[in-house]
RNA sequence: CGGACCGGAACAGACGGCCGCCGCCCUGUAGACCCAGGGGGGAGGAAAGUCCGGGCUCCACAGGACAGGAUGCUGGAUAACGUCCAGUCUCGGUGACGAGAAGGAAAGUGCCACAGAAAAGAAACCGCCCCGAAAGCCCAUCGGCUCCUGCGGGGUAAGGGUGAAAUGGCGAGGUAAGAGCUCACCAGCUUUUCCGGUGACGGAAAGGGCUAGGAAAACCCCAUCCGGAGCAAGACCAAAUAGCGGAACGAUCGAGGGUGGUCCGCCCGAGUUCCCGGGUAGGUCGCUCGACUACGAUGGCAACAUCGCAGCUAGAUGAAUGGCCGUCAACCCGCUGCAGGCGACUGCGUCGGGGAACAGAACCCGGCUUACGUUCCGAUCCGGCAU
Numbered sequence: 001c002g003g004a005c006c007g008g009a010a011c012a013g014a015c016g017g018c019c020g021c022c023g024c025c026c027u028g029u030a031g032a033c034c035c036a037g038g039g040g041g042g043a044g045g046a047a048a049g050u051c052c053g054g055g056c057u058c059c060a061c062a063g064g065a066c067a068g069g070a071u072g073c074u075g076g077a078u079a080a081c082g083u084c085c086a087g088u089c090u091c092g093g094u095g096a097c098g099a100g101a102a103g104g105a106a107a108g109u110g111c112c113a114c115a116g117a118a119a120a121g122a123a124a125c126c127g128c129c130c131c132g133a134a135a136g137c138c139c140a141u142c143g144g145c146u147c148c149u150g151c152g153g154g155g156u157a158a159g160g161g162u163g164a165a166a167u168g169g170c171g172a173g174g175u176a177a178g179a180g181c182u183c184a185c186c187a188g189c190u191u192u193u194c195c196g197g198u199g200a201c202g203g204a205a206a207g208g209g210c211u212a213g214g215a216a217a218a219c220c221c222c223a224u225c226c227g228g229a230g231c232a233a234g235a236c237c238a239a240a241u242a243g244c245g246g247a248a249c250g251a252u253c254g255a256g257g258g259u260g261g262u263c264c265g266c267c268c269g270a271g272u273u274c275c276c277g278g279g280u281a282g283g284u285c286g287c288u289c290g291a292c293u294a295c296g297a298u299g300g301c302a303a304c305a306u307c308g309c310a311g312c313u314a315g316a317u318g319a320a321u322g323g324c325c326g327u328c329a330a331c332c333c334g335c336u337g338c339a340g341g342c343g344a345c346u347g348c349g350u351c352g353g354g355g356a357a358c359a360g361a362a363c364c365c366g367g368c369u370u371a372c373g374u375u376c377c378g379a380u381c382c383g384g385c386a387u
Stems, first nucleotide, its partner, number of pairs: 001383004006378006013328007021042002024039005044358001048369002051367005056230004063264004068226005073087005088102001089100004103221002108219002111214002125160002127156006135146004168186002171183003189208008234285004243276001245275005256268003292311002295308005331354004336349005
C1' cells in the first nucleotide's frame, strides 16, 4: 500500500422568529370549574414484527392424570429465556475467523426416488470357479473330450457395472475360485485402567469381537421445562332498569357458573339459560420510581454481580409530541487556486449546487429478528514493496 476479518462508538441537525398541540406546576379571591398570564416537560435505535422470556392483574398464590407444546454438547450469567458469556467437538477457510436443529438408528415400527441383479437379519447381471453332458466336436463303430459356442445344476462379494449410499482399507496365508475364513498393520467400534480437566472432552496403555449403511428437519424413545387468559387484565364511581311477555331446566338425589384442550378434584351456588321487546354505554384509578439512568470503586477471562454517590427522563386515549420562514453547519459533488510528491494522489482555500434514511410510544421490562442515513475508532489476519 492492497485485500480480508471481527468488534465498538457518536449523531439522527443547530440557532432565531411566527403560528399551533398534550400533560404538569405557580399566580390571578379561601376552594372548585372555566378563562387569562407565566414557568418547565414532551418518541426510537429500532418506539416496528408481536417471535421468545419475565413482572403485574384475575381465575384455587394452580393440585392429579392424559393429551399437547418447547428445548436438546458442557460450565456459568440471569427474574426468566429458545438470550448472553466462556469453553468442547465436528465441518469450512492459508489465516484472522465463520457455521452447526451437536441426545438415541447394536428399543421398536416404517422409509431409502431414479438407476441397478440386489437398498438392508443383503443380493448373483457381467465376470471367476466346480460339476454334468442335452448340445457341440472327434471317431468306421464301441466310445471319448469340455479349450472355444451354447445349455443345466451349484459355489463365489476378489474384479466390472448402477447409485447419494453396496457390509472397512491394504498385504500375506488360504482356496476349485473366493470370502475377517485366518493373521500382521491401519482406521473405526467397544470394555477396563491410568493421567489432565468442575464438566463436555483430551492424552496414554491393555483387552475384545472382527463390523454395526443412511435418515430422528419420519413416527417414536429418553431427559428437562411449561395451568389459562391478558391493561379491552382488573378495581371503583356515575348513569340506565318498562315487561304482571313466552319456552326449558332446577333447589341438597342440586340446574348453572369459576374452567378457555379433556377428565378428575377444588370453590361458588338458588336461581339459571334461550327467544321476542326496551334502556344505558360517561368518568376515575391501574399509569409509569423502575430487574431505572449516569459516574466511580471492588470481584470476575467474560456475561454479570455487589457497594458508593448523584439524578428523575412522555403518559396521550377519535389518541399530543407539529408546521412555515430565515441564517448556519457536519458531510457530499463540480470548477478552480496554492503547497507537497517522479507519479497515482494528498492537504488547505474561494465560488456554485446538494444537504437526511428507516420509521411514531399505548401496562412495563429483558432479548431475538427485520428496516435504515452519515461519520468515526479499535483489535487481528494474508499478500506485495521499502528500510
This is a predicted structure of a 387-nucleotide RNA (Bacterial RNase P class A) from a Thermodesulfobacteriota bacterium. Its mean pLDDT, the model's own confidence on a scale to 100, is 75. NCBI's taxonomy places the organism under Bacteria, Pseudomonadati, Thermodesulfobacteriota. Rfam family: Bacterial RNase P class A. Rfam links the family to the GO terms tRNA processing, ribonuclease P activity and dimeric ribonuclease P complex.